[in-house]
RNA sequence: GGCGGCGUAGCUCAGUUGGUUAGAGCGGCGGAUUCAUAAACCGCAGGUCACUGGUUCAAAUCCAGUCGCCGCUA
Numbered sequence: 001g002g003c004g005g006c007g008u009a010g011c012u013c014a015g016u017u018g019g020u021u022a023g024a025g026c027g028g029c030g031g032a033u034u035c036a037u038a039a040a041c042c043g044c045a046g047g048u049c050a051c052u053g054g055u056u057c058a059a060a061u062c063c064a065g066u067c068g069c070c071g072c073u074a
């Protein structure tokens, strides 16, 4: 240099068949319980879906480019 994969909550990930509100587990905070703590239980917060542009009535999802990480190859 060429090719491919990945980038979604603090962490690990799901969702890619374009369409109702962007979700799960862990973690955080609060409540309740307990003599107290932990576990289990109830609730809450937290995301410009890497970035920019395009297509579309509508994009996390499709297209192009950029950036970062990983792999293959010369």
Base pairs, nucleotide, nucleotide: 001073002072003071004070005069006068007067010026011025012024013023019057028044029043030042031041050066051065052064053063054062
A computed fold for a 74-nucleotide RNA from a Phycisphaerae bacterium, annotated as transfer RNA.
Taxonomically the source falls in Phycisphaerae (Bacteria, Pseudomonadati, Planctomycetota).
Rfam family: tRNA. The family's RNA type in Rfam is transfer RNA. Rfam's curators write: Transfer RNA (tRNA) molecules are approximately 80 nucleotides in length.
Model confidence (mean pLDDT): 81 of 100.
The sequence was found in a public genome assembly.